[in-house]
Context: one part of a larger RNA
């Protein structure tokens, strides 16, 4: 320079409270903003920032009684959610091995490697802070041992590969359909109606539900069955494959969203609502209606069908076949066991990446009403904000 520029996109006003002190903290009433977000849930990342009590140096672009700041105490509960005692992908490691002055490089067997495959739990309640984790209710999975019934012990039930086969198993586009979530309307239930000209009405407001599991049904979709033979599947096979024959056009089998019943004499539910405050109230407690129609671009049946060409992972679980083992096994009932890690909180952001409480960036899921082709746009609901001179 200069008490100058700036104080980082944005609407506050009033009253009450607290306090030494209030434009800035708390509460209330109006007003305003977002609403495919500026709401809700989770991944990564962060790492206590979460909750409660206290504080007022510094951080906060002003203030501060306030805070993601400081101090103290507390908070994250799992057989089933995610990961590991399962599988493999690219890639990586790599016994032997090959190569290389050395360090080392490559690579077989083998292993590691995930938002991909596989795998058993749903609904409600709860406190200041956790919840498919705690509690209540109702389930399911694996293994262990007990009782009962049945099957089997060479006329052999059952188990069964690190082996064979099946399956898992897959891209894209298009159109039609079934069903459900969601939404709207009517009906139904509950509550309201003080004042200002009038209105107890065809008035206003709020609510009109519920899972897994188990049993039955099932829109639809897929699929020939049996027998005999065999040089194939690098041993074997009753499995797969191939060939032939008989039967077959309807049934069987597989799959399948959803519906009905049950779960539920339960939960939740608009609303009503104490006693008691030195003592955590809209708490404890009580609790109505819950039916039909319309819509349905989302989800699911299901990459199911159709279509073409760019021809669209692997392995395990699983089923089956033998090699082999073999005296126990199946079902029902009731009982027991079930490890390790994560779980708070932020998460289009003041808590992540940008040196900052930074007009930038950040995979995924949910997606209401009026108008609209629409997730555009405008206005609203739930919910969240008024962004810090």
């Nucleotide at each position: 320079a200069a008490g100058u520029a700036a104080c980082g996109a944005a609407a506050g006003a009033c009253a009450g409270g607290u306090g030494a002190g209030a434009a800035u903290c708390c509460u209330g009433u109006c007003c305003g903003c977002c609403g495919a977000a500026a709401g809700c849930c989770g991944a990564a990342g962060g790492g206590u920032u979460c909750c409660u009590g206290g504080g007022g140096a510094a951080g906060g672009u002003u203030c501060g009684u306030c805070c993601g700041c400081c101090c103290a105490g507390g908070g994250u509960u799992a057989g089933u959610c995610g990961g590991g005692a399962c599988c493999u992908a690219a890639g990586c490691c790599g016994a032997g091995g090959c190569c290389g002055a050395a360090g080392g490089g490559c690579g077989u067997a083998g292993g590691c490697g995930a938002a991909g495959g596989g795998c058993a739990a749903c609904g409600g309640g709860u406190g200041g802070a956790g919840a498919a984790u705690c509690c209540c209710g109702u389930a399911c999975c694996a293994c262990c041992g007990a009782g009962g019934u049945c099957c089997g012990u060479u006329u052999g039930a059952g188990c069964g590969a690190a082996g064979g086969g099946g399956g898992g198993a897959c891209a894209c586009a298009g159109g039609a359909g079934g069903a459900c979530a969601g939404g709207g309307g009517a009906g139904c239930g509950g509550c309201c109606g003080g004042c200002u000209g009038g209105a107890a009405g065809a008035g206003g407001c709020c609510g009109u539900c519920c899972a897994a599991g188990c049993g039955g049904c099932g829109a639809g979709g897929g699929u020939g069955u049996u027998g005999u033979g065999c040089a194939g599947g690098g041993a074997a096979a009753u499995c797969c494959g191939c060939a032939c024959a008989a039967c077959g056009g309807g049934g069987g089998c597989c799959u399948g969203a959803g519906c009905c019943g049950u779960g539920a004499a339960g939960g939740g539910g608009a609303g009503g609502g104490a006693a008691g405050c030195a003592u955590g109230a809209g708490u404890a407690c009580c609790g109505a209606a819950g039916u039909c129609c319309c819509u349905g671009g989302g989800u699911u049946c299901a990459c199911a069908c159709u279509g073409g060409c760019g021809a669209g992972a692997a392995a395990a679980g699983c089923c089956u076949c033998u090699a082999g083992c073999g005296a126990g096994g199946a079902c029902c009932u009731g009982g027991g066991u079930g490890c390790c890690c994560g779980u708070a909180c932020c998460g289009g952001a003041a808590a992540c990446c940008g040196a900052c409480a930074c007009a930038g960036g950040u995979u995924g899921g949910c997606a209401c009403g009026g108008a609209g082709a629409g997730g555009a746009u405008c206005c609203g609901a739930a919910g969240g904000c008024g962004a810090c001179c």
This is a predicted structure of a 389-nucleotide part of an RNA (large-subunit ribosomal RNA, domain III) from Kyrpidia spormannii. The organism belongs to Kyrpidia, within Bacteria. The coordinates come from a structure-prediction model, not an experiment, and the mean pLDDT is 82.